This is a predicted structure of a 79-nucleotide RNA (c-di-GMP-I riboswitch aptamer) from a Deltaproteobacteria bacterium.
Lineage of the source: Bacteria > Pseudomonadati > Myxococcota > Myxococcia.
Model confidence (mean pLDDT): 89 of 100.
Rfam family: c-di-GMP-I riboswitch aptamer. Rfam's curators write: GEMM was predicted in a large-scale screen for bacterial structured RNA regulatory elements.

RNA sequence: CUCCGAUAAAGGCAAAGCUAGAGAAAUCUGGUGACGCAAAGCUACGGGUCCUGAUAUUCAGGAUAGCCGGGUUGCCGAA
Numbered sequence: 001c002u003c004c005g006a007u008a009a010a011g012g013c014a015a016a017g018c019u020a021g022a023g024a025a026a027u028c029u030g031g032u033g034a035c036g037c038a039a040a041g042c043u044a045c046g047g048g049u050c051c052u053g054a055u056a057u058u059c060a061g062g063a064u065a066g067c068c069g070g071g072u073u074g075c076c077g078a079a
Stems, first nucleotide, its partner, number of pairs: 004077002012037002017032006035066001041072003045069003048064006
């Protein structure tokens, strides 16, 4: 350094629900709250799913990274 991921250490993030707001919607943001997570950090590149429109066969726009894969950055160091 790479692979790997412990009954290690230091920490980190934060589901559903409730609440305030934004949006046509999917969904997102803040507060609260913890289901869980070794990348549950970032990224919409590929696939899937969801929303909207349409000429509904092809498609276009939006969303989802905590759906899967890819790219990229990072803490620690047992076996």